[in-house]
Transfer RNA from bacterium CG2_30_40_12, 75 nucleotides, folded computationally. The prediction has a mean pLDDT of 80. The same sequence occurs in records of 3 taxa. It matches the Rfam family "tRNA". The family's RNA type in Rfam is transfer RNA.

RNA sequence: UCCGGUGUGGCGCAAUGGUAGCGCGGCUCCCUGUUAAGGAGAUGGUUGUAGGUUCGAAUCCUACCACCGGAGCCA
Numbered sequence: 001u002c003c004g005g006u007g008u009g010g011c012g013c014a015a016u017g018g019u020a021g022c023g024c025g026g027c028u029c030c031c032u033g034u035u036a037a038g039g040a041g042a043u044g045g046u047u048g049u050a051g052g053u054u055c056g057a058a059u060c061c062u063a064c065c066a067c068c069g070g071a072g073c074c075a
Stems, first nucleotide, its partner, number of pairs: 001071007010024004018055001027041004048064005
């Protein structure tokens, strides 16, 4: 320098153009002599950044950023 992949709540992952969800964690409550386990409820995201396309974008297009992998160049 080039190619490919990934980026979504605190963490791990879905959603392939039409209301952003699930599990875990954390919080409150119930249960228990207490903890753990179990049960109930609520909370938490401008989807890496900036633009574009579209009636509508996490999703399609462009550039950039971070990380991972591969190739190449120099020495």